[in-house]
RNA sequence: UAUUUAUCGAGAAAGGUGGAGGGUAAGGCCCCGUGAAACCUUAGCAACCCAUGACAUAAUCGUCAGAAGGUGCUAAUUCCUGCUUCAUUUUAUGAUGAAGAAAGAUAGAUU
Numbered sequence: 001u002a003u004u005u006a007u008c009g010a011g012a013a014a015g016g017u018g019g020a021g022g023g024u025a026a027g028g029c030c031c032c033g034u035g036a037a038a039c040c041u042u043a044g045c046a047a048c049c050c051a052u053g054a055c056a057u058a059a060u061c062g063u064c065a066g067a068a069g070g071u072g073c074u075a076a077u078u079c080c081u082g083c084u085u086c087a088u089u090u091u092a093u094g095a096u097g098a099a100g101a102a103a104g105a106u107a108g109a110u111u
Base pairs, nucleotide, nucleotide: 002110003109004108005107006106007105008104013042014041015040016039017038021031022030023029026081027080028079043074044073045072048070049069050066052065053064054063055062078103083100084099085098086097087096088095089094
């Protein structure tokens, strides 16, 4: 870098440096000099991988606990919408709701 699988309505922030942007892109809507991005320190959340333990099995798969280690995360549902289908409603544009797709994020496996 690419492929594939799983998850994405929960959870968890202070300080220092810095000095104007940030929320991937578009449209919206937000955050931000009462200090953005980025970096650092400390703390925390979670349980994808996983040290370890228990249950279960012929064995694997699996379930539960745990949190030392590898990641990740700590405004707003992935902040909302975009594309398709269905339902309701409207003269109609459209609106609302549900399901799915696409895109994205994170992790595992392979490459």
Molecule: SAM riboswitch aptamer (S box leader)
Organism: Marinilabiliales bacterium